The RNA shown here (transfer RNA) has 71 nucleotides and comes from a Patescibacteria group bacterium. NCBI's taxonomy places the organism under Bacteria, Bacteria candidate phyla.

RNA sequence: GUGGCUAUGGUGUAGUGGUAGCACAAGACCCUGUGGAGGUCUCAGGGAGGGUUCAAAUCCCUCUAGCCACC
Numbered sequence: 001g002u003g004g005c006u007a008u009g010g011u012g013u014a015g016u017g018g019u020a021g022c023a024c025a026a027g028a029c030c031c032u033g034u035g036g037a038g039g040u041c042u043c044a045g046g047g048a049g050g051g052u053u054c055a056a057a058u059c060c061c062u063c064u065a066g067c068c069a070c071c
Base pairs, nucleotide, nucleotide: 001070002069003068004067005066006065007064010024011023012022013021018054026042027041028040029039030038047063048062049061050060051059
């Protein structure tokens, strides 16, 4: 340099155009003689910029970062 893959809460991971879920973690409360376990609730997310569309995590383009292959 060329081609490809990946990017979603603090962490991990789903979601093939129509409410962004789940688990763990964190916080509060309940439970318990204490702790642990358990229960309820809360917190918190689309790498950046454009485009298409009534509507984009999803489709298209560019960029950024990481990874793989080739050169």
It was read from a public genome assembly. The prediction has a mean pLDDT of 81.